[in-house]
Molecule: Bacterial RNase P class A
Organism: Pseudomonadota bacterium
């Protein structure tokens, strides 16, 4: 140069006008409020409302079950599922990424399709066929026939195959099934034809019950050997996960827990439309007083005791108002401590706070021609949108010196 990787920043800029919302003065006005001046006003995600935590009110001796969550280790933190190291595993030539990563001999369940066999396993193609048999082919011995010679024992040389309905013969209850001149023994780079024997290789699958290699073996195989993987002990390093080394074991302990479930931790519920204050008109309540030519009590009078009605007062609770509400686990800056998240100390600095909801229009100038989007009690965090740009630090490959 090219092409990455990771951290961090910026989010069109300048001026004039003319508004809106709050806050200070200053002034006008009884009050509501107006007027002027000065300054302040959206975001890196304010979104999703997923986690956590502050604040508020309910609730509540303690402990447990239920439900619900997180999970390698150590650390940061008000606290978290966050965030920092670091371990492991998988991916990347690498910077780097990604990973809900505890337990499968506590127990139970699942492993679709396809595959011969999915878990204390199989044999589909295939290898072999060692070992028994069966078939070929060879030899040779014994036996049978035939020829031929030979008085005859005997010799020599050929063949010893195809059939078997019926009789015959052996096994059988019967059906039948075997026999009836063959029959024995060895051989074979024999055949692959029955029994068997294998799991090397092919194929199926997400996963096939250690891997490569050499010996062995009919073929094969942890059968045996070395490496390598795993396990199990020691020992050494690290707080820890965990890493490293020796030995020994011949391989047993498949895989899912984002099924159930065990295990350690963790969690009371609602949510600013929380909740406090102030508080009308009306309509009702309570108190006290008055209460008519009225009801009751023998009732005309006294006296009692109800009693519409009026008259003060008093409380609640609505409508409305105020407060919560932005000084706060705040921002920037500087040392320190730490690999880092953070943390602690010293200076500094106030930065929207509305309530039907303000942050807008119009103009003019420049540019690289402006994306996603608009606070609503706050705050950490994660997640997802987003034109473009700029800075740091690191890979990699490719050139020149």
């Nucleotide at each position: 140069g090219a092409a990455g990787c990771u951290g961090g920043c910026c989010a069109g800029g300048c001026a004039g006008c003319c508004g809106c919302u709050g806050c200070g003065c200053a002034u006008c006005u009884u009050c509501c409020g107006g007027u002027g001046c000065g300054g302040a006003g959206a975001g890196g995600a304010a979104a999703g409302u997923c986690c956590g935590g502050g604040c508020u009110c309910c609730a509540c001796a303690g402990g447990g079950u239920a439900g619900g969550g997180u999970g390698a280790c150590g650390g940061c933190u008000a606290a978290c599922g966050g965030c920092c190291g670091u371990c492991c595993g998988c991916c990347g030539u690498g910077a780097g990424g990604c990973g809900a990563g505890g337990a499968a001999c506590a127990g139970g369940g699942c492993c679709a399709c396809a595959g011969a066999g999915a878990a204390c396993a199989g044999a589909c193609c295939g290898c072999c066929g060692a070992u028994g048999g069966c078939c070929c082919g060879g030899a040779u011995c014994c036996g049978c026939g035939g020829c031929g010679u030979g008085c005859a024992a005997g010799c020599g040389c050929c063949g010893u195959a195809a059939g078997g309905u019926u009789c015959c013969c052996u096994u059988g209850a019967a059906a039948a099934a075997g026999g009836c001149a063959g029959g024995g023994u060895c051989c074979g780079u024999g055949g692959a034809u029955c029994a068997g024997g294998c799991a090397a290789g092919g194929g199926u699958g997400a996963a096939a019950c250690g891997g490569u290699g050499c010996g062995g073996u009919a073929a094969g195989a942890g059968c045996g050997c070395a490496c390598c993987g795993c396990g199990u002990c020691c020992g050494c390093g690290g707080c820890a996960a965990c890493g490293c080394g020796u030995a020994c074991g011949g391989c047993a302990c498949g895989g899912c827990a984002a099924c159930c479930u065990c295990c350690a931790c963790c969690c009371g519920g609602a949510g600013c439309a929380a909740c406090a204050c102030c508080g009308a008109a009306u309509a009702g309540g309570c108190a006290a007083g008055c209460g008519a030519u009225g009801a009751c009590g023998c009732g005309a009078c006294c006296c009692g005791c109800c009693g519409a009605g009026c008259u003060u007062g008093c409380g609640g609770g609505u409508a409305g108002g105020u407060g919560g509400c932005u000084u706060g686990a705040g921002c920037c800056u500087u040392g320190a401590a730490g690999c880092a998240a953070u943390u602690c100390a010293g200076g500094g600095c106030c930065u929207a706070g509305a309530g039907g909801a303000a942050u807008g229009g119009c103009u003019g100038c420049c540019c690289a021609c402006g994306a996603c989007a608009g606070a609503a009690c706050c705050c950490g965090g994660c997640u997802u949108a987003u034109c473009g740009g700029c800075c740091a630090g690191c890979u990699u490959c490719u050139c020149c010196u």